A computed fold for a 680-nucleotide part of an RNA from Bifidobacterium boum, annotated as large-subunit ribosomal RNA, domain II. NCBI's taxonomy places the organism under Bacteria, Actinomycetes, Bifidobacteriales, Bifidobacteriaceae, Bifidobacterium. It matches the Rfam family "Bacterial large subunit ribosomal RNA". It was read from a public genome assembly.
Context: one part of a larger RNA
RNA sequence: GUCUGCGAGUCAGUGGCAUGUGGCGUGCAUAAGCCGUGUGGCGUAUGCGUAGCGAAGGCGAGUCCGAAUAGGGCGUGUGUCGCGUGUCCUGGACCCGAAGCGGGAUGAUCUAGCCCUGGGCAGGUUGAAGCGUGGGUAAGACCGCGUGGAGGACCGCACCCACCUGGGUUGAAAACCGGGGGGAUGACCUGGGGCUAGGGGUGAAAGGCCAAUCAAAUUCCGUGAUAGCUGGUUCUCUCCGAAAUGCAUUUAGGUGCAGCGUCGCGUGUCGCCUCCGGGGGGUAGAGCUACCGGAUGCUUGAGGGCCCGUUGCGGGUACCGACAGCAGCCGAACUCCGAAUACCCGUGAGGUGUGGCGCGGCAGUGAGUCGGCGGGGGAUAAGCUCCGUCGUCGAGAGGGAGACAGCCCAGAGCGUCGUCCAAGGUCCCGAAGCGUGUGCUAAGUGGGAAAGGAUGUGGAGUCGCAUAGACAGCCAGGAGGUUGGCUCAGAAGCAGCCAUCCUUGAAAGAGUGCGUAACAGCUCACUGGUCUAGUGGUUCCGCGCCGACAAUGUAGCGGGGCUCAAGCACACCACCGAAGACGCGCCAGCAGGUUUUCCUGCUGGGUAGGAGAGCGUCCCCCAUGGGGCGAAGCGGCCGUGUGAACGUGUCGUGGACCGUGGGGGAGUGAGAAUGCAGAC
Numbered sequence: 001g002u003c004u005g006c007g008a009g010u011c012a013g014u015g016g017c018a019u020g021u022g023g024c025g026u027g028c029a030u031a032a033g034c035c036g037u038g039u040g041g042c043g044u045a046u047g048c049g050u051a052g053c054g055a056a057g058g059c060g061a062g063u064c065c066g067a068a069u070a071g072g073g074c075g076u077g078u079g080u081c082g083c084g085u086g087u088c089c090u091g092g093a094c095c096c097g098a099a100g101c102g103g104g105a106u107g108a109u110c111u112a113g114c115c116c117u118g119g120g121c122a123g124g125u126u127g128a129a130g131c132g133u134g135g136g137u138a139a140g141a142c143c144g145c146g147u148g149g150a151g152g153a154c155c156g157c158a159c160c161c162a163c164c165u166g167g168g169u170u171g172a173a174a175a176c177c178g179g180g181g182g183g184a185u186g187a188c189c190u191g192g193g194g195c196u197a198g199g200g201g202u203g204a205a206a207g208g209c210c211a212a213u214c215a216a217a218u219u220c221c222g223u224g225a226u227a228g229c230u231g232g233u234u235c236u237c238u239c240c241g242a243a244a245u246g247c248a249u250u251u252a253g254g255u256g257c258a259g260c261g262u263c264g265c266g267u268g269u270c271g272c273c274u275c276c277g278g279g280g281g282g283u284a285g286a287g288c289u290a291c292c293g294g295a296u297g298c299u300u301g302a303g304g305g306c307c308c309g310u311u312g313c314g315g316g317u318a319c320c321g322a323c324a325g326c327a328g329c330c331g332a333a334c335u336c337c338g339a340a341u342a343c344c345c346g347u348g349a350g351g352u353g354u355g356g357c358g359c360g361g362c363a364g365u366g367a368g369u370c371g372g373c374g375g376g377g378g379a380u381a382a383g384c385u386c387c388g389u390c391g392u393c394g395a396g397a398g399g400g401a402g403a404c405a406g407c408c409c410a411g412a413g414c415g416u417c418g419u420c421c422a423a424g425g426u427c428c429c430g431a432a433g434c435g436u437g438u439g440c441u442a443a444g445u446g447g448g449a450a451a452g453g454a455u456g457u458g459g460a461g462u463c464g465c466a467u468a469g470a471c472a473g474c475c476a477g478g479a480g481g482u483u484g485g486c487u488c489a490g491a492a493g494c495a496g497c498c499a500u501c502c503u504u505g506a507a508a509g510a511g512u513g514c515g516u517a518a519c520a521g522c523u524c525a526c527u528g529g530u531c532u533a534g535u536g537g538u539u540c541c542g543c544g545c546c547g548a549c550a551a552u553g554u555a556g557c558g559g560g561g562c563u564c565a566a567g568c569a570c571a572c573c574a575c576c577g578a579a580g581a582c583g584c585g586c587c588a589g590c591a592g593g594u595u596u597u598c599c600u601g602c603u604g605g606g607u608a609g610g611a612g613a614g615c616g617u618c619c620c621c622c623a624u625g626g627g628g629c630g631a632a633g634c635g636g637c638c639g640u641g642u643g644a645a646c647g648u649g650u651c652g653u654g655g656a657c658c659g660u661g662g663g664g665g666a667g668u669g670a671g672a673a674u675g676c677a678g679a680c
Stems, first nucleotide, its partner, number of pairs: 001680006011091003015088010027048003033042003052059002062074004094232002097229001101222006112196009121186001123155003126151001130147006159183003163180005198214001200210003235614006245258005259365002261362007270355001271352005276346004285337001286335002292331003296327004303320002305317005368393001370391008398409003413586004418582003424576003427560003433573001435572006446562001452546002456543010473530005479503003484498003509524001513522002587604007615669001617666010633653005638647003
């Protein structure tokens, strides 16, 4: 891992509430117990009901508060006892699961410390004190040599330890192996015997160790501890069908009440939509000499600063600047104004309809998610977060979007090799058009992107110039006063400052750019000629271009591939396309019907959850059947039913019990619980 078996809402209570059914009912029932064995009788204590209200005295269909004959509160409806079901309460209470808490025991054969009694430490090295002797001294101290053999002394086996590294890491081993390492006469190592015990021991102290277990051992018991937590919870079909919100919570992943679901009873159109009539509003927008607040420019200029004169005081000012005026603005917490929607009411009209409301039984939900729109927070970030509102998913399958809960289309009872459409598509993959018409795009734009940039290209305007010849090109001129004046080393059109005239002329600036040290030189404006028909500026619109860089391989059309398109725009025709709609057949639910084997209409996605109807297993009772001419069980085939399932239908196996109908009772249905046991 698979298979087989086992494996989770049970039982109890003269319990509560509700509901179905039954008995009795101006009442109902007994409990213990007794007689007793027929599931019979007795037993009336007691309980519920028959009157309530008040704290009470008390009063009573009323009573209490109150001065009240006011007003208000609670009352003024017959039940009770079985059985079944739903649910709650008390119990382990659907099942499994803690870490833990308490009590009593068992442990020091491991290990910690201690006690008693034994044992062990190859070999080598060093050479303390003391002692002897010699020297030395007044005597000493002291020095040398020898002797001696001290030491938590030195090196190093056994022995003890475990610092480094490699291996091992489903190991040879639940701590080992290899190579190195430390101690090795000591606070050393070790045998045997003993002592200390769980909030206790022991500890050269690491929360270490106390039998592979230690921040409180092990074991049994309390014990089915508790678990607002996680997991699991077993057959079928039918009808309906949520929530992820508000308030509160030692509350935030729990719970209570409300909201939303379902079932029953009641009420009966009270519901919803549109129109109409009547309402309130202060949002969007807008506005502000209509307030509050912000804020720009101009005019005016109170007042101030600075300067001048000065006895009081006066004058100047290109500085600041109040009020006021003019002009232009801004504001969630500004408003002289002010929508659209939304909301409330209606004795109104039309439509649609089982909806609304009330009471009661049972719930679940109280982590939401994304998208559009209106906002707050954030950074006009987030698949961010918090509200409002609508939708989807949640609990929704089908078609489209390559794949893709939340987007687009559309709500799946079953069957059908029929039809029409939606979104989206129609060259091939791949169902259906290389559809028609007119344009656009050349970028594979389409098939990712901004500010910004550009004689890309198509279209529409507008303003110039032009056969008295424009624009572009080519030929020629582009001069003189003059090197204008100033400045400057120089300044001559061309560093800079000032001025910018006059002449000749077809035209030519006191000079557009390059250039020189300054000149020179080239060029432009401007003019003539040549040529010959359009040529410039500007605005708007369509489509395109650049801007454009990433890691395995094209890789930003799903691919192939596509260019008068298979791209884009507009218009049009046709077709494809879903579980949508329609046709035909069938099933079920609900409602109605000239009345029921029928007809008609509507309905039938579904998680949590509510309600209903069934299938099957085991046992019991009653009735009735089958079986050695082969029961159950097992395997195959065939058949029946919407399904759980079923068939005394058949073949095989098997070898003794089994079914059907009516009723009763449960250890009653397995795929999941890192489920339990066995087998492989």